A computed fold for a 143-nucleotide RNA from Virgisporangium ochraceum, annotated as c-di-AMP riboswitch aptamer (ydaO/yuaA leader). Rfam family: c-di-AMP riboswitch aptamer (ydaO/yuaA leader). Gene Ontology terms of the family: cyclic-di-AMP binding and regulation of gene expression. The RNAcentral record of the sequence draws on Rfam. The prediction has a mean pLDDT of 77.
RNA sequence: CGCCCGGCACCGCCGAAUCUCCUUUCGGGCGAACCGGGGAACCACAAGCACCACUGGGGUGAAUCCGCCGCGUAUGCGGUGGUAGGGCGAAUCUUCCCGCCCGAAUCCGUCAGCUAACCCGGUAGGCGGUCACGGAAGAGGGA
Repeated sequence: CGCCCGGCACCGCCGAAUCUCCUUUCGGGCGAACCGGGGAACCACAAGCACCACUGGGGUGAAUCCGCCGCGUAUGCGGUGGUAGGGCGAAUCUUCCCGCCCGAAUCCGUCAGCUAACCCGGUAGGCGGUCACGGAAGAGGGA
C1' cells in the first nucleotide's frame, strides 16, 4: 500500500415502529408523535317470529387468488408456474415505461359492518453504504 472479515460511530432503505424526560440502570415508567383494534345514531347488510341442527368467523400485514404435480378422507401439507398487491434502481413529489426482488408470518377464540363520545393495544425486526447511478413528462423547491 492492496484485499478479506469483524466492531463502533455516521448516512441511507423497507416498516406505524421514532423522539423527549424520569428511574430502583440496560430493564422499566410518564409523555409526544405515529400505527392498529373495539365501540352509538344515521347509513349499509339481512328479511315474519321462535327453537333446533349444521357451519365458523374476524384482525394485523403488500403478502391474496388460480392452474398443475405428489401425499392425504379433507376446503390440509409439500413442490412448481402464474397472479391481486407491495418494494427497490441514492435530491423531493406525481404519472407512465423498463429492469430486479417480495408475494411471508401470526393473532383473537365462536365474537366484531360502518361508527361521535369513550375504551384498549403496538412502536418490533431486517438490510445497504461511494459509481450505491434506468428512462420520459409534469409539479414543487433552491441558486